This is a predicted structure of a 520-nucleotide part of an RNA (small-subunit ribosomal RNA, 5' domain) from a metagenome. Its mean pLDDT, the model's own confidence on a scale to 100, is 85. It matches the Rfam family "Bacterial small subunit ribosomal RNA".
Context: one part of a larger RNA
């Protein structure tokens, strides 16, 4: 000297832009954060309508009407949080799958036939404090189950070619064998099956690179290999039976500690150090531990089961929960923020749209955390002014052009008044080279009466910190007397202290200045 997610003293006028539990992966009151879709199904509450019945306010019955719930699709694996574990193909790099998968998405080929038993909703009836469970009865579908075609699909089999890095891929033609579908519609379309290919995303293998200890030296039995079986989307001791007796290790195995990695950040001419908040990329976690099902996809943060601790409810029989989401609470702590506004903009899941969900996300609110800009006036004024305060050699000289004052100016404040852009689109409607483009028309702003601009009043609203022996820009005077106290390092202080308090003056830097703590 640079830098910081900083904290602490003093002090604090705007404004853009950013950032904001580094500590208890400590425990959590509350609200909200994932729903959609009636163009897939059944039923259909309130309410309105219209009619009948009468006991004149009820009750049937028709219609409209569409809430709540259910059956069923997709969606819930994304987005959002964290850094506890992790020294390892977890990451970065560059490769490889002749060892795989991919739901919506796009293109291409083909199909979409005929039929069954059921079920929840519901009624009803028992049990339970409640959670919720039970019988019996009715009924639907793109929900389930047979059937039928079927190949370019999967096996099986004997052929031919073409090509490879080994196991081997591929293309063609034969034969057997298996296996699919679902419909809705507002008639324009939406959809479902089968197969081929993209695309996108994942999955697994490999070299190379990735902290510190040797006061850790040997480790290893599924352990290393083959055989055969299982198991996977897939290769594989991945898993088991047998068999063998191998494998790692000073090129540092093992073990122990610390730790998410990166892209980057800070630093520094550079090497090279340090570092991994914010924003991006992966990767790992969702009270703690295990396990699976469901699914293309999860062993699944706001799904399940099991056990464990905690925390609640209970009729004591028994059951509920999981902020390391967005806010907020208790706690630790030197320390880190509103229970805020909207889905108008991007996005992101349903939906044929309309639209609905979205604490992703836009935007506010608080904080000088951080950078950046802007002010707090200008100009002109000397008898160098009366006083104050300081110093004096008592003549004087500092504060000082500083002030009064004169004259300007409105940046800021205030007040008033105009006022965006962020909007593209959806939606109707017409046309067309048709499901998209074009014109024309209605609309959609949380932020926000916000930014911003004009007028108006007036210097009006706005200066401090620290230092001042040397390193170091900045000096007297009082007080005190090795006391009190300073202090980054030499080092002041014991009666003339530029080093200690305090004045006066001057220096630096400025809405900040210090001072800790850390890196270089």
């Nucleotide at each position: 000297g640079g830098a910081c997610g900083a904290a602490c003293g003093c002090u604090g006028g705007c404004g853009g832009c950013g950032g904001g539990c580094u500590u208890a992966a400590c425990a959590c009151a509350u609200g909200c954060a994932a729903g959609u879709c009636g163009a897939a199904c059944g039923a259909g509450a309130a309410g309105c309508c219209a009619g009948a019945g009468c006991u004149u306010g009820c009750u049937c019955u028709g219609g409209u009407g569409g809430a709540a719930a259910g059956u069923g699709g997709c969606g819930c694996a994304c987005g959002g949080g964290u850094g506890a574990g992790u020294a390892a193909c977890g990451c970065g790099u560059a490769g490889g799958c002749a060892a795989c998968c991919u739901a919506c998405c796009c293109c291409u080929a083909g199909a979409u036939u005929g039929g069954g038993a059921a079920u929840a909703a519901c009624u009803c009836c028992g049990g339970g404090a409640a959670a919720c469970c039970g019988a019996a009865g009715c009924u639907a579908a793109u929900a389930c189950c047979g059937a039928a075609u079927a190949a370019c699909a999967u096996c099986u089999u004997a052929g031919a070619g073409u090509c490879g890095c080994a196991u081997g891929a591929c293309u063609c033609a034969g034969a057997g064998a298996u296996c699919a579908a679902a419909a809705c519609u507002c008639c324009g379309g939406u959809g479902u099956c089968u197969a081929g290919g993209g695309a996108u995303g994942g999955g697994c293998c490999u070299g190379c690179g990735u902290a510190a200890g040797a006061u850790u030296a040997g480790g290893u039995a599924g352990u290393u290999g083959g055989u055969g079986a299982g198991g996977u989307a897939a290769c594989a001791g991945c898993u088991c039976a047998c068999c063998a007796a191998g494998c790692c290790g000073a090129c540092g195995a093992u073990c122990u500690u610390u730790a998410g990695c990166u892209g980057g950040u800070c630093u520094g001419a550079g090497a090279g150090g340090a570092u991994g908040a914010u924003c991006a990329g992966c990767c790992a976690c969702a009270c703690u531990g295990g396990c699976a099902c469901u699914g293309a996809g999860a062993c699944a943060c706001g799904g399940g089961c099991c056990a464990g601790a905690c925390u609640c409810c209970u009729a004591c029989g028994g059951g509920a929960g999981g902020c390391a989401g967005c806010a907020g609470u208790g706690a630790g702590g030197a320390a880190u923020a509103u229970a805020g506004c909207g889905c108008a903009a991007u996005g992101g899941g349903g939906g044929a749209a309309a639209c609905c969900c979205u604490g992703a996300c836009g935007c506010a609110g608080c904080c000088a955390c951080g950078c950046c800009g802007c002010g707090u006036g200008g100009u002109g004024g000397a008898u160098g002014a009366c006083a104050c305060c300081c110093c004096u050699a008592u003549g004087g000289g500092g504060c000082g052009u500083a002030a009064a004052c004169a004259c300007c100016u409105u940046u800021u404040a205030u007040g008033a008044g105009a006022g965006a852009a962020g909007a593209a689109g959806u939606c109707c409607u017409u046309a067309c080279u048709c499901g998209g483009u074009a014109a024309g028309g209605u609309u959609u702003g949380a932020c926000g009466g916000u930014a911003u601009c004009u007028c108006a009043u007036g210097a009006a609203u706005a200066a401090g910190c620290a230092c001042c022996g040397g390193c170091u820009a900045a000096c007297u005077c009082c007080g005190u007397g090795c006391c009190a106290g300073c202090a980054g390092c030499c080092g002041c202080g014991g009666u003339a202290a530029u080093a200690c308090g305090g004045a006066g003056g001057g220096u630096g830097c400025a809405a900040g200045c210090g001072u800790u703590g850390u890196c270089c």